The RNA shown here (small-subunit ribosomal RNA) has 1520 nucleotides and comes from a metagenome. It matches the Rfam family "Bacterial small subunit ribosomal RNA". Rfam links the family to the GO terms ribosome and structural constituent of ribosome. Its mean pLDDT, the model's own confidence on a scale to 100, is 84.
[in-house]
RNA sequence: AGAGUUUGAUCCUGGCUCAGAACGAACGCUGGCAGCGGGCCUCAGACAUGCAAGUCGGACGAGAAAGCGCCUUCGGGCGUUAGUAAAGUGGCGCACGGGUGAGUAACACGUGAGUAACCUGUCCUUCAGAGGGGAAUAACUACCCGACAUAGUAGCUAAUUCCGCGUACGACUCCGGGGUCUUCGGACCCUGGAGUGAAAGGUGCCCUCUGUUUACAAGGUAUCGCUGAAGGAGGGGCUCGCGUCCCAUUAUGCUAGUUGGCAGGGUAAUGGCCUACCAAGGCUCCGAUGGGUAGCUGGUCUGAGAGGAUGAUCAGUCACACUGGAACUGAGACACGGUCCAGACUCCUACGGGAGGCAGCAGUCAGGAAUAUUGGGCAAUGGGGGAAACCCUGACCCAGCCACGCUGCGUGGGUGAUGAAGGCCUUCGGGUCGUAAAGCCCUGUCAGGAGGGAAGAAAUCGCCGGGGGAAUAAUACCCCCUGGUUCUGACGGUACCUCCAAAGGAAGCAUCAGCUAACUACGUGCCAGCAGCCGCGGUAAGACGUAGGAUGCAAGCGUUGUUCGGAAUCACUGGGCGUAAAGAGCGUGUAGGCGGCCUGUUAAGUCUGAUGUGAAAGCCCUCGGCUCAACCGAGGAAGUGCAUUGGAUACUGAUGGGCUUGAGUACGGGAGAGGGAGACGGAAUUCUCAGUGUAGCGGUGAAAUGCGCAGAUAUUGAGAGGAACACCGGUGGCGAAGGCGGCCUCCUGGACCGAUACUGACGCUAAAACGCGAAAGCGUGGGUAGCGAACAGGAUUAGAUACCCUGGUACUCCACGCCGUAAACGGUGGGUGCUAGGUGUUGGGGGUAUUGACCCCCCCAGUGCCGACGCUAACGCAUUAAGCACCCCGCCUGGGAAGUACAGUCGCAAGAUUAAAACUCAAAGGAAUUGACGGGGGCCCGCACAAGCGGUGGAGUAUGUGGUUUAAUUCGAUGCAACGCGAAGAACCUUACCUGGACUAGACAACACAGGACAUCCAUGGAAACAUGGCCUUCCCUUCGGGGACCUGUGGCUUCAGGUGCUGCAUGGCUGUCGUCAGCUCGUGUCGUGAGAUGUUAGGUUAAGUCCUGCAACGAGCGCAACCCUUGUCUCUAGUUGCCAGCACUUCGGGUGGGCACUCUAGAGAGACUGCCGGUGUUAAACCGGAGGAAGGUGGGGAUGACGUCAAGUCCUCAUGGCCCUUACGUCCAGGGCUACACACGUACUACAAUGGCCGGUACAAAGGGUCGCAAUACCGCGAGGUGGAGCCAAUCCCAAAAAACCGGUCUCAAUUCGGAUUGGAGUCUGCAACUCGACUCCAUGAAGCCGGAAUCGCUAGUAAUCGCGGAUCAGCAUGCCGCGGUGAAUACGUUCCCGGGCCUUGUACACACCGCCCGUCACACCACGAAAGUUGGCUGGACCAGAAGUCGUUGGGCUAACCCGCAAGGGAGGCAGGCGCCUAAGGUCUGGUCAGUAAUUGGGGUGAAGUCGUAACAAGGUA
Repeated sequence: AGAGUUUGAUCCUGGCUCAGAACGAACGCUGGCAGCGGGCCUCAGACAUGCAAGUCGGACGAGAAAGCGCCUUCGGGCGUUAGUAAAGUGGCGCACGGGUGAGUAACACGUGAGUAACCUGUCCUUCAGAGGGGAAUAACUACCCGACAUAGUAGCUAAUUCCGCGUACGACUCCGGGGUCUUCGGACCCUGGAGUGAAAGGUGCCCUCUGUUUACAAGGUAUCGCUGAAGGAGGGGCUCGCGUCCCAUUAUGCUAGUUGGCAGGGUAAUGGCCUACCAAGGCUCCGAUGGGUAGCUGGUCUGAGAGGAUGAUCAGUCACACUGGAACUGAGACACGGUCCAGACUCCUACGGGAGGCAGCAGUCAGGAAUAUUGGGCAAUGGGGGAAACCCUGACCCAGCCACGCUGCGUGGGUGAUGAAGGCCUUCGGGUCGUAAAGCCCUGUCAGGAGGGAAGAAAUCGCCGGGGGAAUAAUACCCCCUGGUUCUGACGGUACCUCCAAAGGAAGCAUCAGCUAACUACGUGCCAGCAGCCGCGGUAAGACGUAGGAUGCAAGCGUUGUUCGGAAUCACUGGGCGUAAAGAGCGUGUAGGCGGCCUGUUAAGUCUGAUGUGAAAGCCCUCGGCUCAACCGAGGAAGUGCAUUGGAUACUGAUGGGCUUGAGUACGGGAGAGGGAGACGGAAUUCUCAGUGUAGCGGUGAAAUGCGCAGAUAUUGAGAGGAACACCGGUGGCGAAGGCGGCCUCCUGGACCGAUACUGACGCUAAAACGCGAAAGCGUGGGUAGCGAACAGGAUUAGAUACCCUGGUACUCCACGCCGUAAACGGUGGGUGCUAGGUGUUGGGGGUAUUGACCCCCCCAGUGCCGACGCUAACGCAUUAAGCACCCCGCCUGGGAAGUACAGUCGCAAGAUUAAAACUCAAAGGAAUUGACGGGGGCCCGCACAAGCGGUGGAGUAUGUGGUUUAAUUCGAUGCAACGCGAAGAACCUUACCUGGACUAGACAACACAGGACAUCCAUGGAAACAUGGCCUUCCCUUCGGGGACCUGUGGCUUCAGGUGCUGCAUGGCUGUCGUCAGCUCGUGUCGUGAGAUGUUAGGUUAAGUCCUGCAACGAGCGCAACCCUUGUCUCUAGUUGCCAGCACUUCGGGUGGGCACUCUAGAGAGACUGCCGGUGUUAAACCGGAGGAAGGUGGGGAUGACGUCAAGUCCUCAUGGCCCUUACGUCCAGGGCUACACACGUACUACAAUGGCCGGUACAAAGGGUCGCAAUACCGCGAGGUGGAGCCAAUCCCAAAAAACCGGUCUCAAUUCGGAUUGGAGUCUGCAACUCGACUCCAUGAAGCCGGAAUCGCUAGUAAUCGCGGAUCAGCAUGCCGCGGUGAAUACGUUCCCGGGCCUUGUACACACCGCCCGUCACACCACGAAAGUUGGCUGGACCAGAAGUCGUUGGGCUAACCCGCAAGGGAGGCAGGCGCCUAAGGUCUGGUCAGUAAUUGGGGUGAAGUCGUAACAAGGUA
């Protein structure tokens, strides 16, 4: 620091996801040790049991028992225990410590101030005191209620208990005087007078004084206490500034003690804190009120930081203690282990009534994914009490449990290659686990055993000394300092050390397609499963499961959850808004924000210095202590903050003065569909009347509905009425936008230009608010010519609730009032300044020139186009910015759900506005690129159409296919590009299929052994294969040992054969097709962020990306063409088997001689190149015409098939991976089948006849084949053919007759002398064998068919058509296929249309690429949500009833110790009970609000497999 994911690819926008760190965690697997930390995050749920707050006998009174000892009359007593235990009075403590986070959005907390508005027990300092009296009460005793808990009555008694009196340095109150300070309220100091208010003793020691007496008391002294006052320290109360979460779908809002005042009450203290009265205030968009959530902070986690999240442990603080309320005591509480009341719950009960509060430490139950021992000790630290010893202390210190976290250590080290065995993989060679192991040599951490063994402890106190202090009569006591000594450890026999033995006891977890380090095999077969995202799995899965191996971390490793980061993805640092999400439809304008030039003052902001504070811990730095580290200690730094104060004054603010350039006003002009109102005008449509006139009109793609003989349409004239204003008219004008268009008049807004004068910043923007606001729509009343939703009819259509047509209501028009929205768009908020130009146009002005006008130049304001810099993802924008800056407003934060629900506001309604969530997806998007496609466009080509000729589709037959059938009808090929295709030839064989019979190392290959030439033949059985038996026997070489070839038999421990079995979607090779179409690419350069583009486009031209010209391209490659074959002309060479011009012979046959001239054969050459001429063309390429020529513009034909496409075809040609079979899916054999047959299709043949059939006669080819062959002459047969065999291994012989044609005859339009199917009979040939199932021949038979519907095919010249010939395969079998020649046409105007193709361009939501994509209803399933008669619950408001405990007030007739009066009785003062009143918790009644749950039914939404119906959108998407 980034990465993955939208696309065919690209750039951008944008979301989702990942890698990091962290945790009080949990879960899964695993687990050796130690140190330091941590450990109910959930039910502030309920709690059994034990402990957690007591202590003081040196404040006080009283005071046991067991036990032991002694005595005893055995009843008991005494002593001791012991002034002990237990209890009581009193004092101090219990308000600390410990727990929890429910409540609380608040002065609760943080920070900084204030208190002149306050309090403070214990502690410290100082001052002053402590005199003298009185009274009660618990304990206890007696009686007594009660189950208990607790009471009651009477009586006794003490105190550091309580109460008067005295005293009063200070203190407080009242009345005065003076001074200082002051926030002007008051505070402090000095001083005069009056009044009020205190106290308690305990203990130790001593005997100087006094008395008893030898030690005590009074007394003295010391010490601990007590009282008053002042101060301090520490602690607290209260007040204030600032900071402190979310929701405005909580706002014409909240508030009656509310805000303030006066008086009073209350408090330690200010204050509506409370009461009465008076006033009507107070808070709030700088967010009141309401709702939700939450303890706050130091800090913690993360982050580069700014921030974000968080508030466990530790520390500060607040709040709470079963729930609610209340006070008491006290220095302090409204009190966790106190009291009272109410409520809920639990327990006890004798049913009358009582008891309780673990959010203390352990522990239990419950809840939960989840969190520990009913441990030890007060040894240390700290706290309470005490004079002290000491007691108490679940605070604390320790231990236990838990890998919960952090840190450290170990599980061994060295050596060791036959690279062992074994596992896994393998191309079978090997590789890998792997120096890993074993083996050998060592070491000894941890754990184990044995032994030793700390620090943490210093004291108080006691004892022995020394010194000092106060005081005294005192060397005593007391206090302080100091030396020595004794005692004190839960942890714990722990840490640590030494020794012993021993490699022995100690490694797992996750991952391995990419992100992301790490790969193979097997299994599985869209199954099982994985998955954080993209995505894997449908038979070769590096993604599932397992194994081997590898990678990462390691006593842990993964997963889940949560937080921050990455995320600049809420953007202060640090984002955006033309098209990706995003500028409000427009204006006016309030608050707010921002604001021109000069100058003075001030010092609020700002900057700088100082001071205080910012607790400790933590973070950071340095040093130190545990062996290191974690951890801990010490010191420092930091703490960006707040407050006070000194200074600076540029900028901002405030304030004073001035200025004119921003803004405005006045004056003069002209422009304009700017707005409102009222008149007027002509054209056109329609209607009415009248005339002329006759059969149609109208409408459409074509029609029909409709109108018309009752007279339409057409035409003429007149009239009515409504609406809109042609031409001018223009990217012209005006307006803020919506919008505005005949002409005239009136009223009225704004802008612009010009020249001067004036005001003097008066400005810009703009939440809220207000106004305007197209069309449609709504209300009321008018109006209605045309147009025209709805509706009706006619068409179209599969349907047509549409598009088209005929009609037609609302609407459209006017007036008034609503609505308030639009793709209200420049998809671009407003303002100001700055930043190249060019060219139009509108309005105004100026200059020059001119008589004037036009032209020309310049300025201002508007409105367009092009374009530089710059910007932008690109497209594009570009002085009218989307550039460079500033100011203000509005808006955005993935797609869908959704601009929807609910709620509020507005509206008559329709609806508008503000505006979510659940759920769901991994995308949704923008721009541009390359393709493909279009019922887009342009150009061009092709037997593509057209023009022609002949066919197919109808018939019969042949053949192939589908289907059906079958034991099997083997398999493959399936639009073009399968279907006379693989198959150039299925009777057996072939053959792969079926039935049956056999074989199992196999029909074939390799190995070993044995035998033998191979082999053939015979017999039996059998359908054959085969089995059994018999006959017969040795090829080559030899160094004679043997070896080789071939054959037969046997063997199977191992290794194998074989498979036309599967997968052509695992493959090679081969092939088809687009297409013989003209295309497909590359290098370098250039352009572009990039995909890509350019080149290859353009203008011409061509059959051609053929060539030329131009051009940021220049070149090149594969294709085209040419080179090759053949054919057409000629020359040369050669002359047999070919030929014969001339010569000779002839049986008249080139037969022979001879010849090679010609034909021909087959070799080499020539020839054709737009080369020449003319024209056109850009001077080109080229085209047109011509000459010459056998041939002319690639002469004809062939071979030749670019990059690629179709997962095209073929595993059954062959090869081959994987899988499958192995007495069978292999092999052999016989028979059958592939030849079936209701039917459908393709391809052919033969026909339907006279351009013909039949008969006779007569010609003319080419190219082939032939020894397992072709076969002549001859003979036989009607014929197929047979007999026979000349010749020929072929320019020699044979197949071989060419046929159509031509000549002659016949048939005469007829299902025929056409046609030949079918069938019967008889034969021929091939073959082991023609039954299933061959071909041919003869005789007989003589079917359909009389030119073929829709549709469809081939062909442009030696072509179509027609005629025959040959060959391959092959024993035999062709109408098929491949070739050959003979005869030999017609037509092409042309490119509109159909099909296919090429190039350019355009649109695209397609890229599996239009056989694409994709929308909505309906049906089904699931999910979340809304509405809903109701119903349930929480919170809360208002009114009222009732009212516990308690404070306060009042009363107090009952009761009453201290004080007063009184001899007493009694009275008084004071107090108490009780009564009453105010307030008030829970409770109740009525009525609202709000939130949540639930609900018959209902509504839309989302998601689902290949459901249904249509085709809306994307191309002009077929109606943009």